Predicted 3D model of an 86-nucleotide RNA (c-di-GMP-I riboswitch aptamer) from Anaerocolumna chitinilytica. Its mean pLDDT, the model's own confidence on a scale to 100, is 80. Of the family's consensus pairs, 95% are formed in the model.
[in-house]
Parts: sequence; C1' cells; structure tokens
RNA sequence: UGUUUAUAGGGGCAAACUCAUUGAAAGAUGAGGACGCAAAGCUUAGGGUCUAAAUCUGUAUGCAGAUAUGACAGCCAGUUGCACGA
Repeated sequence: UGUUUAUAGGGGCAAACUCAUUGAAAGAUGAGGACGCAAAGCUUAGGGUCUAAAUCUGUAUGCAGAUAUGACAGCCAGUUGCACGA
C1' cells in the first nucleotide's frame, strides 16, 4: 500500500410518535424523542416503492382510470470512506 474479516470504547446518524412550518398529496424542514445503523456518508442515471396537483381519456358531471414532470438513499443498486485487531 492492497485485500479480507470480527468488533464499536470515544465520537457520529436518528425510526415510530408529538408539536410547529411547508406541500395538492406522497413527502420535506426544525424542535423534542431513540427503533435501529459500521457507511443510516453521497448519488434519483438503473430496478423497485409511494403520491397524482396539472394533463389526457371516459363519464350518470358525483366521479373513475392512466400518467412524474413530484418524492423515497433507513428497499436493491452505484460510488467514496473512518478507528482498531488479524
């Protein structure tokens, strides 16, 4: 230096839930809060999932269906990387 594997002391992140703000919604942000995480760092170009304002189609004009251009990295994936032991 490269590779592989176990571990998590210090330090790091923060699910559900509550409140506030925001958004058509999904969701996001902040505060509280910890279920968990060794990449729960980064990336929505690929698969997957969620939503359907606008648009299109149908319509008994109530609505129904399709659709991402909206989201999710704590689903898979891609990519970078820390401490210690061997």